A computed fold for an 85-nucleotide RNA from an Anaerolineales bacterium, annotated as c-di-GMP-I riboswitch aptamer. Model confidence (mean pLDDT): 85 of 100. Of the family's consensus pairs, 95% are formed in the model.
C1' cells in the first nucleotide's frame, strides 16, 4: 500500500406522526421524532409521479393544463467522510 474481517464499531442523514410558519394546493422551512439509508450529499438533465391558483372548455357538478412540486420514485451528472484488533 492492497484485500478480507466489514458497513462490525464510531460518526452522518432523518420517514411517518405532531406543532408553528409559508403556499391555492402539491409541498417546503423549523422544532420534536426515528421508518429507514453505504451517498437518504448536490443538480429538476431524461423518464415518472403529485398538485391545478391563473387560464381554456362546459348551463353546471366538473374536465384539461405547469411556468408549481417530489432527488427518501428510477436513471444520469458532479462531489465525498470514517473503517480498529
Nucleotide at each position: 500500500c492492497u484485500g478480507a474481517c466489514c458497513g462490525a464499531a464510531a460518526a452522518g442523514c432523518a420517514a411517518a406522526a405532531c406543532u408553528a410558519c409559508g403556499g391555492a394546493a402539491a409541498c417546503g422551512u423549523a422544532g420534536c421524532g426515528a421508518c429507514g439509508c453505504a451517498a437518504a450529499g448536490u443538480c429538476a438533465u431524461g423518464g415518472g409521479u403529485c398538485u391545478a391558483a391563473a387560464g381554456u372548455c362546459c348551463a353546471u357538478u366538473g374536465a384539461c393544463c405547469a411556468a408549481g412540486a417530489c432527488u427518501g420514485c428510477c436513471a444520469g451528472a458532479c462531489u465525498g467522510c470514517c473503517a480498529a484488533c